[in-house]
Two RNAs folded together computationally: RNase P RNA and transfer RNA, 450 nucleotides in total. The prediction has a mean pLDDT of 78. It holds a member of the Rfam family "Bacterial RNase P class A".

RNA sequence: UGAGUCUGCUAAAUGGUCGCGGCUGCAUAACCGAAAGGAUGCAGGUGAGGAAAGUCCGGGCUUCACAGGGCAGGAUGCCGGAUAACGUCCGGUGGAGGUGACUCCAAGGAAAGUGCAACAGAAAUAAACCGCCGUCAGGGCUGGGCUUUAGGCCGGUAUUCUGGCGGUAAGGGUGGAAAGGCGGUGUAAGAGACCACCGUUAGCCUGGCAACAGGCUAAGCCAUGUAAACCCCAUCCGAAGCAAGACCGCACAUAAGGCAAUACGGCGGCCCGCCGUGCUUUAGGGUAGGUCGCUUGACGCUGGCGGCGACGUCAGUGCUAGAUAGAUGACCAUUCAAGACAUAACCCGGCUUAUCGGCAGGCUCAUAAA
RNA sequence: GCGGGCGUGGCGGAAUUGGCAGACGCACCAGCCUUAGGAGCUGGCGGGUAACCGUGCAGGUUCAAGUCCUGUCGCCCGCA
Numbered sequence: 001u002g003a004g005u006c007u008g009c010u011a012a013a014u015g016g017u018c019g020c021g022g023c024u025g026c027a028u029a030a031c032c033g034a035a036a037g038g039a040u041g042c043a044g045g046u047g048a049g050g051a052a053a054g055u056c057c058g059g060g061c062u063u064c065a066c067a068g069g070g071c072a073g074g075a076u077g078c079c080g081g082a083u084a085a086c087g088u089c090c091g092g093u094g095g096a097g098g099u100g101a102c103u104c105c106a107a108g109g110a111a112a113g114u115g116c117a118a119c120a121g122a123a124a125u126a127a128a129c130c131g132c133c134g135u136c137a138g139g140g141c142u143g144g145g146c147u148u149u150a151g152g153c154c155g156g157u158a159u160u161c162u163g164g165c166g167g168u169a170a171g172g173g174u175g176g177a178a179a180g181g182c183g184g185u186g187u188a189a190g191a192g193a194c195c196a197c198c199g200u201u202a203g204c205c206u207g208g209c210a211a212c213a214g215g216c217u218a219a220g221c222c223a224u225g226u227a228a229a230c231c232c233c234a235u236c237c238g239a240a241g242c243a244a245g246a247c248c249g250c251a252c253a254u255a256a257g258g259c260a261a262u263a264c265g266g267c268g269g270c271c272c273g274c275c276g277u278g279c280u281u282u283a284g285g286g287u288a289g290g291u292c293g294c295u296u297g298a299c300g301c302u303g304g305c306g307g308c309g310a311c312g313u314c315a316g317u318g319c320u321a322g323a324u325a326g327a328u329g330a331c332c333a334u335u336c337a338a339g340a341c342a343u344a345a346c347c348c349g350g351c352u353u354a355u356c357g358g359c360a361g362g363c364u365c366a367u368a369a370a
Numbered sequence: 371g372c373g374g375g376c377g378u379g380g381c382g383g384a385a386u387u388g389g390c391a392g393a394c395g396c397a398c399c400a401g402c403c404u405u406a407g408g409a410g411c412u413g414g415c416g417g418g419u420a421a422c423c424g425u426g427c428a429g430g431u432u433c434a435a436g437u438c439c440u441g442u443c444g445c446c447c448g449c450a
Base pairs, nucleotide, nucleotide: 001366002365003364004363005362006361007360008359009358010357012335013334014333015332016331017330018329020047021046023044024043025042026041027040028039031038032037049341053352054351056350057349058348059347060346061241062240063239064238073237074236075235076234077233078092079091080090081089082088093107094105095104096103097102108232109231113230114229115226116225117224129172130171131168132167133166134165135164136163137162138161139160140157141156142155144154145153146152147151180198181197183195184194185193199221200219201218202217203216204215205214206213207212245292246291247290248289254283255282256281257280258279259278263277264276265275266274267273299318300317301316302315303314304313305312306311336339371449372448373447374446375445376444377443380396381395382394389433398414399413400412401411402410416423417422426442427441428440429439430438
């Protein structure tokens, strides 16, 4: 200098004008209200994120349920640790990729059982199709012998074909997968039948908390793949969610009951009958509405200490939205690298996804120079 | 906030205990029939010259994925 990898930070800046939501203070005779207060105005100060998103996990909080245990259902799955908890994070083991820094892994069990493995292929979880070898039978052939007119008979298998029986998993072909791999010994041909190396499995020893690693010995190998198929094993999980929930709590219609009166009014005279009229309780309704929950919290920042680290602990310091139809916007000026993804709704820890760019640091590879 | 389902040719819609993707219908194209049109009958019909690629998208498990798993995008529905 170029290429790359990991980690962290940031998320245009400054000023002005107008507007919006909370908060605090002040003002109001001329708005409401008996008052408190509401409402309005003025002033001050404050007002989204790294993901506020997806709602994929975990926890707090709240109400309901709950003696204990089990079934069902769901989740997780190498080992150790961190944590309120986790499917997250940290450190390690094993495997995969990369020259490397480094990155990725749903990584328990297939000799507990069941299911599935299309097509191809002789055969798919157990095999003889071709091939190779042996043997028997028949033909072909004729380097042999006997006999002979042609020829025939007895043989032979260097050369060759067919069939039967048997051996063989070395070789061929099919397939994702074909009975550990490779080289030798061996054999009629072959084969862990035997041997060396590698792999596998089991036991022991050493190191490590452990996963596991290394070594030694033994077993000729006994048993394909699939559990992101059912399943088995181990661990964990009560249910619902702030529209959770707690407190306060209106009026009208209408209905039922009680009390008082036995009256008054209407049905155009009178009687009966019917309807209506008072006060109060309950239902209507724990409804409408209001207040709380609500933002000080497993919180942030700085420093010390412990730990490889996630993290823990101590001291100091800071307070930065809280709406309820739901507030952040618009315009102007200047500057620059020219501004992305996106807008809280109970809170917090993670994960995942989206994102214009900028900055800082660690490390790796290549090239060059010293 | 809580929960459920769907995505396959131009359209609807099969293929769901993983095994040749696109059955069937509509539409479209060509031919026959007709003076002509319709109806009817016959054939074709995802892309690509082919190899091959194609089930919303990106990965994974498996010999093999439309189907199973994870993430993500879009749409629809239910409850409070």